[in-house]
Formats: sequence, structure tokens, C1' cells
RNA sequence: CGCCGAAUCCGCGAAGUGCGGAGCGGGGGAACCAGGUUGUUGGGGCGAGUCUUCUCUUCGGAGGAGAGGCGCGAGCUCUUUUAGCGCUAGCCCGUCAGCUAACCCCGCAGGCGUACGAAAGAGAA
Repeated sequence: CGCCGAAUCCGCGAAGUGCGGAGCGGGGGAACCAGGUUGUUGGGGCGAGUCUUCUCUUCGGAGGAGAGGCGCGAGCUCUUUUAGCGCUAGCCCGUCAGCUAACCCCGCAGGCGUACGAAAGAGAA
């Protein structure tokens, strides 16, 4: 100076723990609608991070292919296309939650390093 992400800004304070506001994000929660009941292998949430299939395996797991999805793709800002590149995790609730106005509750972390590819439009200077 930028990137992923909601994860930023402001005020107060004893400037330590913290408190409050704005903004952004998430969850719970009527009517109506949806939903028959029970059992079995409970069910649900954040997130792009799902599905199909193959190989190997010390059976713990490891590694491929495809489809779908997500991100980057900086002369200044925004939108779009594209070459190219990358990701497709992890965590939480605890037997419980469809949607859901009023209302209630919660978070504002963490992790990274692109440019010296090509175009269209709008705006700014």
C1' cells in the first nucleotide's frame, strides 16, 4: 500500500479490566403458509468450503478426476468481461430451533502478500 473475512469508526474512562454509540454481520422468536404420526441412522448453526467417482491404505487415513461453488485478477474509485492463478477448510450448539412482525440475544476476530496480464463503461483529478 493491498488481500481473505461481518470483524470498522467514534466517544467516555480509573486510559488496566471495561462502558456506550454508529455501522456491518449472525442467531432465537407469532399469525399466515409449510409440516400426518412413529421408528430407524437424532437434529441444527457459522462459513464458498458441497455432490459424484477413482486409486492406495499400517483401516488412523492419504492422494487423484469431474461437476457445482468461492476468491484474486491495483495508472485513482466503482461495476463488468477475460488470460492466468488459488481455495473448496475449520469450528460450534447439545436432543433443541421451519418461515417469522414485535421483541430478545451474540460477534466485530484471525490469517496473509499482490503489482512490472488484456479489455469495456461511469466518475474523479